[in-house]
């Protein structure tokens, strides 16, 4: 340098055009417990950036950024 794949809450992950953007763990508050742990309830929190297509984009297209693989 060429080609391919990936990027979503703090972490892991689901979502292949119309969802309230969901789940687990973590954090925070509370119940239970003598306390802790565990458990139950609640809560917090996300679509890598820009542009395009579309009535409508996390989702499709283009450019960029970052990461990974492969060839040289």
């Nucleotide at each position: 340098g060429g080609c391919c794949c990936c990027a979503u809450c703090g972490u892991c992950u689901a979502g292949u055009g119309g969802u309230u953007a969901g789940g687990a763990c973590a954090g925070c508050g509370g119940g239970u417990u003598u306390u802790c742990a565990g458990u139950c309830c609640g809560u917090c929190a996300a679509c890598c950036g820009g542009g395009g297509u579309u009535c409508g984009a996390a989702u499709c297209c283009c450019c960029g950024u970052g990461g990974g693989g492969u060839c040289a």
Molecule: transfer RNA
Organism: Candidatus Saccharimonadota bacterium